This is a predicted structure of a 92-nucleotide RNA (Glycine riboswitch aptamer) from Limimaricola pyoseonensis. It matches the Rfam family "Glycine riboswitch aptamer". A reference for the family is Mandal et al. (2004), "A glycine-dependent riboswitch that uses cooperative binding to control gene expression", Science. Rfam describes the family as follows. This family represents the bacterial glycine riboswitch. Model confidence (mean pLDDT): 77 of 100.

Formats: sequence, structure tokens, C1' cells
RNA sequence: ACGGCCCCGCCGGGAGAGCGCGGGACGGUCCGCCGCCGAAGGAGCAGUCGCGCGCCCCGCGAUCUCUCAGGCAAAAGGACCGGCUGGGCCGC
Repeated sequence: ACGGCCCCGCCGGGAGAGCGCGGGACGGUCCGCCGCCGAAGGAGCAGUCGCGCGCCCCGCGAUCUCUCAGGCAAAAGGACCGGCUGGGCCGC
């Protein structure tokens, strides 16, 4: 110098589902009720998919499942994707 992976920061993109009903002196707040969403986080491996030699069994992971948390106009948040700066590890 080149390639691969990971992390911090910044920038851009980024879905779903109630501006639900009743009450409290207005409200994005509080209480009660009904309905819904999955892409912060968390949990699980029964089903699906992927990986582990991987058909059975077993283990791990997931954008799968659950819906605890969170969310259901806008804003904010947002997995994930792309770019830039800096750092780390590995290979040559």
C1' cells in the first nucleotide's frame, strides 16, 4: 500500500399498526375499556429459514416466534442499508 471484519462519531435513506371510546377542567398527561403493530431493547427455539459435516437428533442465530418493554397523525425513535472521518483485529 491492498483486501476482509468489527467499533465510536457525523450525514442520507428507512416500514407497520387508533389523531379509538368514556371520564377527570385543555392536552401528546392521568384513570378505565376495547382494538391493533414489530424494525429500539428484552425473551424463546414449538413452527419457518439460515449456519454448525446437519436427513433424524442437538446447538447457535434471525428481519422467524412472543409481545415483557416499546409503538399505532406529525415530530421523535427506529432494525437495517449506503457514504465519510477516526480507531482496532486479521490476511497478503